[in-house]
Context: one part of a larger RNA
């Protein structure tokens, strides 16, 4: 030095576990905001770093209910307290709610700076009202022992109370943005007067900003495919913008059909990858009909309809309550395991308890419950609206677009531009166009349900994951860290049943670390802590060189 066996270190795989995720189902909810949101900054605790809660009333205040023994969040400890005169906790309704933020008094480099006007408490002065009281050679009345005493009114003064005016004062509070609209007022052109437009002031009402997807509209790509590429495709997709609702949109036939008939809209299955369309390439791609889900029709001079508001509630929601039935033997650190004998069950879903519990605990089946708030398409009351059947319309020319349909034989729909009817004795459609026939009545308005989605709440489920997995995040995670910024973005779970977390002694530097002792079932479970693989590094023994 190599090999083998044994025994250690290092390391953190594997096994087991789960506080966290993922997906789906059902029900609910589908908005919040100038009464200042979403989101933040800064504060706030006896000691207080992060998170959580809260806001100078600051881990909280009041009240109404629930609940019933401990409590002062995570979070141990010490201190100091609260609590059966009902605390902590849970629910409803209130109060408070700094500063920024639509941010809205002006500004600004968010959480900062600078204003104007008004006002309460308070102070001073003046005037007035009322109460109490002092004084008086004022007036009147009563009594009188003629000395005076009492009562009422008045003058002067003091204290207090209430009101008003003026001035001061400024902790604190309120108002002061813009736009739209309504009302009132002051003004006011072109244009002589008047008027109007406009301007300004005051008051009322509303808007704004945020939010995951779904919906409607506007605008609108390219990579890509066509094995290149230009029509075409990707695709009316993505992105951007506007608007709304819990759904939105559509909707009550100027529709289809085919000589039979159907009867608003929406969605699903089928028709059907069919008919078509297409550098007839790549591709795109219906309808009629049939079967289902759901069904609802109304209005434009009216005892009708529609819309809205207010009030009152139903079910229900927001805390909760009751809730059956077991003991024992053995093993063990511990019984729920084992043994023996029982019991309940409208409850043998599930979780916890020192190993696997129907009968130990929480629960579960089942039954019950609200002072308060919310709450219907229900009920009642009230208010408002629609002004009469649709002309610059239908149709046509030119240029585009939508229709499955790329201009084509191209009907139908929309319209930038130029035109332009008829009037129910009329008009549109039936895929160029014409005739016959059939069918419908445009150019006004409203309309639930079936349908789409899930930021979220509650419950439940899983041939979903189990810490390199599952959300990026099971842990102080959108944290640490990186970047000027937009933005990017981790790693990191497990002692034990219980801290019983090693008193005391020894070595050592009053360390680190270790050896005893002790706890514990176990310390090779010692906060570098369950199990503890391999690579890698040692030691001992044997063999070989």
């Nucleotide at each position: 030095a190599g090999c083998a066996u044994u025994u250690g270190g290092u390391g953190g795989a594997u096994g087991c576990c789960u506080u966290g995720g993922c997906a789906c189902a059902u029900a609910c909810a589908g908005g919040c905001g100038a009464u200042g949101a979403a989101g933040g900054a800064c504060g706030u605790g006896g000691c207080a770093c992060g998170c959580u809660g809260c806001g100078a009333u600051a881990a909280g205040c009041g009240u109404u209910g629930g609940g019933g023994a401990g409590a002062u969040g995570u979070g141990a400890g010490c201190a100091a307290u609260c609590u059966u005169u009902g605390a902590u906790c849970c629910a409803g309704c209130g109060a408070u709610u700094u500063c920024c933020g639509a941010a809205u008094g002006g500004g600004g480099g968010a959480a900062c700076c600078c204003a104007u006007c008004c006002u309460c408490a308070c102070c001073a002065u003046u005037u007035u009202u009322c109460u109490u009281u002092g004084u008086u050679u004022u007036u009147g009345g009563a009594c009188u022992u003629c000395g005076g005493u009492c009562c009422a009114a008045g003058g002067c003064g003091a204290a207090g109370u209430a009101a008003a005016a003026u001035g001061g004062g400024g902790a604190a509070g309120g108002a002061u943005a813009u736009c739209a609209u309504c009302a009132a007022g002051u003004u006011g052109a072109a244009u002589a007067a008047a008027a109007u437009a406009g301007a300004c002031u005051u008051g009322g009402u509303g808007a704004a900003g945020c939010g995951a997807a779904c919906c409607c509209g506007g605008c609108g790509a390219a990579c890509u495919g066509a094995a290149a590429c230009a029509u075409c495709u990707c695709a009316g997709u993505a992105a951007c913008c506007g608007g709304a609702g819990g759904a939105a949109a559509a909707g009550a036939c100027a529709u289809c059909a085919a000589c039979c008939g159907a009867g608003a809209u929406u969605c699903c299955g089928u028709u059907a990858g069919u008919a078509g369309u297409g550098g007839c390439g790549a591709g795109c791609g219906a309808a009629c009909g049939c079967g289902g889900a759901c069904c609802a029709g109304g209005c434009c001079a009216g005892u009708g309809c529609c819309u809205g508001a207010u009030u009152g509630u139903a079910a229900a929601u927001u805390a909760g309550c009751a809730g059956a039935a077991c003991a024992u033997u053995c093993u063990g650190g511990a019984a729920a395991g084992u043994u023996u004998g029982a019991c309940c069950a409208u409850a043998g879903u599930g979780g916890g308890u020192g190993a696997c519990a129907g009968u130990c605990c929480c629960g579960u089946a089942u039954g019950c419950g609200a002072a308060a708030a919310u709450g219907a398409u229900c009920a009642a009351u009230c208010a408002g609206g629609a002004c009469u059947c649709g002309a610059g319309u239908a149709g046509g020319g030119c240029g585009g677009a939508a229709c499955a349909c790329g201009u084509g034989a191209a009907a139908u729909u929309c319209u930038g531009u130029c035109u332009g009817a008829a009037c129910a004795u009329g008009g549109g459609g039936g895929g160029a166009c014409c005739a016959c026939c059939c069918u419908c009545c445009a150019a006004g308005c409203c309309u639930a349900a079936a349908u789409a989605c899930u930021c979220g709440u509650a419950u439940g489920u899983g041939a979903c994951c189990g810490a390199u997995a599952g959300c990026g995040a099971a842990c102080a995670a959108g944290u640490a860290c990186c970047g000027u910024g937009a933005g990017g973005g981790a790693a990191a779970g497990g002692u034990g049943a219980a801290a019983a977390g090693c008193a005391c002694c020894c070595c050592g530097a009053u360390u680190a670390g270790g050896g005893g002792a002790g706890u514990g079932a176990a310390a090779u479970a010692g906060u570098a802590c369950c199990u503890g693989a391999a690579a890698c590094c040692g030691a001992a023994u044997g063999c070989u060189u």
Background
The part of an RNA shown here (large-subunit ribosomal RNA, domain I) has 545 nucleotides and comes from Parasphingorhabdus sp. The RNAcentral record of the full RNA draws on ENA. It matches the Rfam family "Bacterial large subunit ribosomal RNA". Its family is annotated with ribosome and structural constituent of ribosome in the Gene Ontology.